[in-house]
RNA sequence: GGAGUCGGCCAGGCGGCCGCGGUGGUCGAUCCACGUCCAUCGAGGAAAGUCCGGACUCCACAGGGCAGGACGCUGGGUAACCCCCAGGCGUGGCGACACGCGGCACGUGCAACAGAAAGCAGACCGCCGACGCGGUCAGUCCGCGUCGGUAAGGGUGAAACGGUGCGGUAAGAGCGCACCGGCGCCGGUGGUGACGCCGGCGGCCAGGUGAACCCCGUCCGGAGCAAGGCCAAGCAGGUGCGUCGAGGUGGCCCGCUGAGCACCAGGUAGGCCGCUGGAGGCCGGUGGUGACGCCGGCCCGAGAGAGAUGGUCGCCCCACCGAGCAAUCGGUGCUGACAGAAUCCGGCUUAUCGGCCGGCUCCCCCC
Numbered sequence: 001g002g003a004g005u006c007g008g009c010c011a012g013g014c015g016g017c018c019g020c021g022g023u024g025g026u027c028g029a030u031c032c033a034c035g036u037c038c039a040u041c042g043a044g045g046a047a048a049g050u051c052c053g054g055a056c057u058c059c060a061c062a063g064g065g066c067a068g069g070a071c072g073c074u075g076g077g078u079a080a081c082c083c084c085c086a087g088g089c090g091u092g093g094c095g096a097c098a099c100g101c102g103g104c105a106c107g108u109g110c111a112a113c114a115g116a117a118a119g120c121a122g123a124c125c126g127c128c129g130a131c132g133c134g135g136u137c138a139g140u141c142c143g144c145g146u147c148g149g150u151a152a153g154g155g156u157g158a159a160a161c162g163g164u165g166c167g168g169u170a171a172g173a174g175c176g177c178a179c180c181g182g183c184g185c186c187g188g189u190g191g192u193g194a195c196g197c198c199g200g201c202g203g204c205c206a207g208g209u210g211a212a213c214c215c216c217g218u219c220c221g222g223a224g225c226a227a228g229g230c231c232a233a234g235c236a237g238g239u240g241c242g243u244c245g246a247g248g249u250g251g252c253c254c255g256c257u258g259a260g261c262a263c264c265a266g267g268u269a270g271g272c273c274g275c276u277g278g279a280g281g282c283c284g285g286u287g288g289u290g291a292c293g294c295c296g297g298c299c300c301g302a303g304a305g306a307g308a309u310g311g312u313c314g315c316c317c318c319a320c321c322g323a324g325c326a327a328u329c330g331g332u333g334c335u336g337a338c339a340g341a342a343u344c345c346g347g348c349u350u351a352u353c354g355g356c357c358g359g360c361u362c363c364c365c366c367c
Base pairs, nucleotide, nucleotide: 001363002362003361004360005359006358007357008356009355010354012316013315014314015313016312017311018310020042021041022040023039024038025037027035028034044338048349049348051347052346053345054344055343056224057223058222059221068220069219070218071217072216073087074086075085076084077083088101089100090099091098092097102215103214107213108212109209110208124154125153126150127149128148129147130146131145132144133143134142135141162180163179164178165177166176167175181205183202184201185200186199187198188197189196190195228273229272230271231270237264238263239262240261241260247257248256249255280299281298282297283296284295285294286293287292317336318333319332320331321330322329323328
């Protein structure tokens, strides 16, 4: 210098004017309501998909089982997880690294096309033997047919019942042997474990598929903030009182007025709570390889309810277009990435212009 791999971060900046939602204060004499003014806060890394896991709320529930669903190497982390970290094995890559993960042992199922044959397979070609017929002077040679042997060779396939070599044989074959691969068992050894390494023995050898039914293990009650709770007009209902005057008329009396009034229960409209201070953020220390835990200090950073977070202008930055040798100038674009809260939190997945930082790998060049 080039190519690559992994991780973290940012998500246009500053300012003026107008406007919107929340909170606190101020003023309008006073409480409420409403309004004025001031201060302060006001979208995201994904607020998204609603795919997992929890908090919270209500309902159900003695305990156990069946069915059903989800998950699945090992050890940790966590409130929990289909998440994260570290490790193991396998596959791919020169490598950094990426991706995957219970069990085809039981019972059962499935496998297109090609091919002779696809599950305790199979004889199409080929090879070998016997017999018969023919060719031939004859033959141990050639051809055809029948019967049998053969999975070494050819050809098909994703896959053809271990590989190489020697022996063996009519030809062959784990038929025998050596080495290698793989499987199982035993012993030793390292590791908490998954598993690794070493040695010995065995029978010569076993197909694939578990996002197939199934088997084994672990976990799982249901519904969801429109959860749920509180207050409560009007109408209707119940009880009591009331034309022998209830009630109203600012607290009482007089006066005036004259048919309703009071209470109760449930609960509609409506209002309030839930509602945002939390498994919270930042900084420092500390334990741990790490995920993460613990300790201390500081901070409060949206909370609407048909749903605020917008409009406009200036400067800078960025992108594109045009001019120019260039410096630069002009124009367009703030839809100038993706997108946009609605109970909250931890994850995963998906979308995303451009940029910054760091670790590591490979190749080339120079000293």
This is a predicted structure of a 367-nucleotide RNA (Bacterial RNase P class A). Of the family's consensus pairs, 94% are formed in the model. It was read from a public genome assembly, where an Rfam model found it. Rfam family: Bacterial RNase P class A. The family's RNA type in Rfam is ribozyme.